[in-house]
Molecule: Bacterial RNase P class A
Organism: Phycisphaerae bacterium
RNA sequence: CGGCGUGGACAGGCGGUCGCUCGUGCCGGCUUGACCGGUCCGAGAGGAAAGUCCGAACACGUCAGGACACGGUGGUGGGUAACGCCCACCGGCCGCGAGGCCAGGGACAGUGCCACAGAAAACAUACAGCCGAUGGCCCCGCUUGUCGGGGCACAGGCAAUGGUGAAAAGGUGCGGUAAGAGCGCACCGCCCGUCUGGUGACAGUCGGGGCAUGGCAAACCCCACCGCGUGCAAGACCAAAACGCCCCGGCGCCCUUUGGGGCCGCGACUGGUCCGGUCGCAAGGGGCAGGUAGGUCGCUUGAGCGCGUUGGCAACGGCGCGCCUCAGAGAAAUGGCCGCCACUCGUGCCGCGAAAGCAGUGCGAGUUACAAAAUUCGGCUUAUCGUCCACGCCGCAUU
Numbered sequence: 001c002g003g004c005g006u007g008g009a010c011a012g013g014c015g016g017u018c019g020c021u022c023g024u025g026c027c028g029g030c031u032u033g034a035c036c037g038g039u040c041c042g043a044g045a046g047g048a049a050a051g052u053c054c055g056a057a058c059a060c061g062u063c064a065g066g067a068c069a070c071g072g073u074g075g076u077g078g079g080u081a082a083c084g085c086c087c088a089c090c091g092g093c094c095g096c097g098a099g100g101c102c103a104g105g106g107a108c109a110g111u112g113c114c115a116c117a118g119a120a121a122a123c124a125u126a127c128a129g130c131c132g133a134u135g136g137c138c139c140c141g142c143u144u145g146u147c148g149g150g151g152c153a154c155a156g157g158c159a160a161u162g163g164u165g166a167a168a169a170g171g172u173g174c175g176g177u178a179a180g181a182g183c184g185c186a187c188c189g190c191c192c193g194u195c196u197g198g199u200g201a202c203a204g205u206c207g208g209g210g211c212a213u214g215g216c217a218a219a220c221c222c223c224a225c226c227g228c229g230u231g232c233a234a235g236a237c238c239a240a241a242a243c244g245c246c247c248c249g250g251c252g253c254c255c256u257u258u259g260g261g262g263c264c265g266c267g268a269c270u271g272g273u274c275c276g277g278u279c280g281c282a283a284g285g286g287g288c289a290g291g292u293a294g295g296u297c298g299c300u301u302g303a304g305c306g307c308g309u310u311g312g313c314a315a316c317g318g319c320g321c322g323c324c325u326c327a328g329a330g331a332a333a334u335g336g337c338c339g340c341c342a343c344u345c346g347u348g349c350c351g352c353g354a355a356a357g358c359a360g361u362g363c364g365a366g367u368u369a370c371a372a373a374a375u376u377c378g379g380c381u382u383a384u385c386g387u388c389c390a391c392g393c394c395g396c397a398u399u
Base pairs, nucleotide, nucleotide: 001395002394003393004392005391006390007389008388009387010386012341013340014339015338016337017336018335020044021043022042023041025039026038027037028036029035030033046370050381051380053379054378055377056376057375058231059230060229061228065275066274067273068272070227071226072225073224074223075089076088077087078086079085090104091102092101093100094099105222106221110220111219112216113215114214127162128161129158130157131156134155135154136152137151138150139149140148141147142145170188171187172186173185174184175183189211190209191208192207193206195204196203197202235297236296237295238294244288245287246286247285248284250264252263253262254261255260265281266280267279268278269277270276304323305322306321307320308319309318310317311316342367343366344365345364346363347362348361349360351358352357
């Protein structure tokens, strides 16, 4: 100097002027109200506010309880209010590397799938081919013999070689064989066991062994763990009206003062089903009629923020001090104009430099992209103009 990796910060600033919303204070008004108006001061849209994907706080729900269904997560250990999130580690894969990625429990519980090609795709195979020692057939020789040599590829042997494929009965090498094959051996791989280290997932050493019935569970499924439902359009209060009518809904038994009571049985509601529970002899279900779509709250003090210190590899936690006038709209406010500075881009001049580039100065353009709170918070995911900082890796040149 170039390229790359990881983490973090910002998302123009200042001033003036006019306008909007909220808040504290002060002043005035009158119809005294959570009312109207004025004024000083203060505050006023993001890193994602987006997605509505997870988790919660909070609220309500005839126990909201149990089970199943259904849904979710899936290496180990921590963090957190919790999570499908974060941290560290283990294993596998990618990268020269810094680093990055993983839907990471089970294929011997069962079911299912592996197109085409190929002989054959899992209790799986012989297409091309290799051998043909031994058995069989044929020929030749001779010393006529259960002799020697040659041929055939029939019986038989092979899964090594070739081909197909994503994948074909572990891999490489040596030996052995008629040719081969874990057939035997060495190393690797796989399985079992001991020991060592580690909280653990796991790693390593040593010993032994059959040398092996593939893959897919992001297929159904099995296993372990987690999950009540609905959601701020939740919900609470005020106001208003109505406080009524009709239909469905006990077959019964006993008592009775005929109002009703008891027993049996039945019914209704409870996110889906069952149990349980509550209620009722109408509860409840359905229809008609009346009022309301208005107002106030919920609504911004929070698992909050800042500084110091301390524990931890880290995520994160403990302790102490300080701050809170840190948006709260209600169809939705936070905007317009001017000036200066800053930044970015383009261009001219000029200095340094081997070059790439760097510093200064003039002019012009832009304020950039993605984009806007709506109950709040912790995450994840997606979109995106640029600038800066820190650490680390690789390469080149010079010294």